[in-house]
Molecule: Bacterial RNase P class A
Organism: Campylobacterales bacterium
RNA sequence: UAGGUACAGCAGAUGAUUGCUAGUAAAACUAGAGGAAAGUCUGGGCUGCUUUAAGAUAGGGUUCCAUCUAACAGAUGGCCAGGGUAACCUGAGGGAUAGUGCAACAGAAAGUAAACCGCCAUUAUUUGGUAAGGGUGAAACGGUAGAGUAAGAGCCUACCAGUACUUUGAGCAAUCUAAGUAGCUUUGAAAACCCAACCUGCAGCAAGAAGUGUGUGGUAUAAGUCUUAAAAUUUUGCACUUCGCUAAAGAGUUAUUGUAAAAUAUCUCUUAGAUAAAUAAUCAUCCAACGACAGAAUCCAGCUUAUCGCUGUGCCUAUUAA
Numbered sequence: 001u002a003g004g005u006a007c008a009g010c011a012g013a014u015g016a017u018u019g020c021u022a023g024u025a026a027a028a029c030u031a032g033a034g035g036a037a038a039g040u041c042u043g044g045g046c047u048g049c050u051u052u053a054a055g056a057u058a059g060g061g062u063u064c065c066a067u068c069u070a071a072c073a074g075a076u077g078g079c080c081a082g083g084g085u086a087a088c089c090u091g092a093g094g095g096a097u098a099g100u101g102c103a104a105c106a107g108a109a110a111g112u113a114a115a116c117c118g119c120c121a122u123u124a125u126u127u128g129g130u131a132a133g134g135g136u137g138a139a140a141c142g143g144u145a146g147a148g149u150a151a152g153a154g155c156c157u158a159c160c161a162g163u164a165c166u167u168u169g170a171g172c173a174a175u176c177u178a179a180g181u182a183g184c185u186u187u188g189a190a191a192a193c194c195c196a197a198c199c200u201g202c203a204g205c206a207a208g209a210a211g212u213g214u215g216u217g218g219u220a221u222a223a224g225u226c227u228u229a230a231a232a233u234u235u236u237g238c239a240c241u242u243c244g245c246u247a248a249a250g251a252g253u254u255a256u257u258g259u260a261a262a263a264u265a266u267c268u269c270u271u272a273g274a275u276a277a278a279u280a281a282u283c284a285u286c287c288a289a290c291g292a293c294a295g296a297a298u299c300c301a302g303c304u305u306a307u308c309g310c311u312g313u314g315c316c317u318a319u320u321a322a
Stems, first nucleotide, its partner, number of pairs: 001318010012286007020032004034293001038304002041302005046204004051230007059200005064078005079093001080091004094195002099193002102188002116134002118130004142160005161185002163182005169176002208243007250269003254265004
C1' cells in the first nucleotide's frame, strides 16, 4: 500500500420564535417515539384460575463439557467435526448392535444384500467349489506383501488403517497423547418415524382490582383429562369512572476478583406514560448524518428480519522499504 476478517460507536448539537402532552389546579422550570420501537419466535417479572396433597396419563421442550444469568433454544470460554493458505466462520453436536421405513439409474447383487465374465474340479455340456482378477456404480463384505490351496479367501503370518476394550500421562470435564490386547472389519441418513436421559400447569394488562348504576340466579363454580382424600365458599352478565401505568432483574464512573461472559462494593443520576391516541413546525450556524429501514401502549432479558452514511480499534495474507 492492497485485499480480507472480527468487534465497537454515532442516529444529531447550539440558539431564537410558536405549538401539544405529563409532573400540576395555575405560572416558572424539567422531560417527551428506536437500533431495531418491527416479527410475536423464546424466557421471565406481574395478575388470575378457592386452598392443598398424592397418583396416572396426554401434550410440549432440550440434547458435547464447564461457567454466567431471574430464566432461556440465550451469553462466555473450551472439546470435536466440516469449510478456509490464514485471521476466522458454521454446527437442529445423544443413539443406526431395540424396531419400522427410505436410498433414482446402471449392475448378477445395495444390507444380516451376490455370482455376469473369469479361475479350479467333474461330467459330456451338467454339477460342485470360489470371490483373488475384470465389468457396472457415488459406494460392492479393509489395504500391501508373503505363505498356503485343486483354484482361492484374514484361512494363517508381518506391517498399516479402522473399530471395541484396558492402562500411563495432561485436563474440573468434554477430550487429547502414548502403549497394549482382540482377525472384530460394521453403507448413508434420525432437520424420517422412533429409542434414551433430563425438564415442564393453563391463560394473559382487552390479565386483573375497586366503586357507582342496572339486571339476573338458587347449588352452582373451582388449572389439559381422569381418580382418591381433606377443608372452605356463595354466584354470573352489561355500562361508566378510578387504579393497574412505569424507580426498573434500571443507567453510568471507579476499585477488586475472573481468560471472558459477569459478580461484589463505593459514589452519582432519574431519562414518555398517551387513551382514538401528545412527543411537533420555522429560521440561523456547525456537521459525514435526517437522506435509508422506519413510530412507544404491561415491563424487561434475548433471538430473528430490514437498512443510508460515517468513524475507530485488533488480527490475517501478499508486496515493498528501512